[in-house]
Description:
The RNA shown here (c-di-GMP-I riboswitch aptamer) has 93 nucleotides and comes from a Bacillota bacterium. It matches the Rfam family "c-di-GMP-I riboswitch aptamer". Gene Ontology term of the family: cyclic-di-GMP binding. Taxonomically the source falls in Bacillota (Bacteria, Bacillati). The sequence was found by an Rfam model in a public genome assembly.

RNA sequence: AAUUCAAAAGGGUAAACCCCAUCGAAAGACGGGGGGCGCAAAACCACGAAUCUAAGGUUCUUAUCGGGGGACUACGAUGGUCGGGUUGCUAAG
Numbered sequence: 001a002a003u004u005c006a007a008a009a010g011g012g013u014a015a016a017c018c019c020c021a022u023c024g025a026a027a028g029a030c031g032g033g034g035g036g037c038g039c040a041a042a043a044c045c046a047c048g049a050a051u052c053u054a055a056g057g058u059u060c061u062u063a064u065c066g067g068g069g070g071a072c073u074a075c076g077a078u079g080g081u082c083g084g085g086u087u088g089c090u091a092a093g
Stems, first nucleotide, its partner, number of pairs: 012039002017034004022029002037080001043086003047083003050078003056073007
């Protein structure tokens, strides 16, 4: 120095849930407070896959239109789903 693992030390982060507030059609995101399931990259990046949502689009149906309901669809979302890329603390073995 690199790789693997994750003992020790210093720490970091923070799920579900609760309260307040904002954005969004929704999924979900984000800020403050509480909380702590977990994480050795649970730091950052939507390139591939997977999953979630369906405003808009297409289509079917109801009932002739509006209105209602269904199906398909990502250019939306998830990095704490996986793969991949980038960066990084400590260091017994």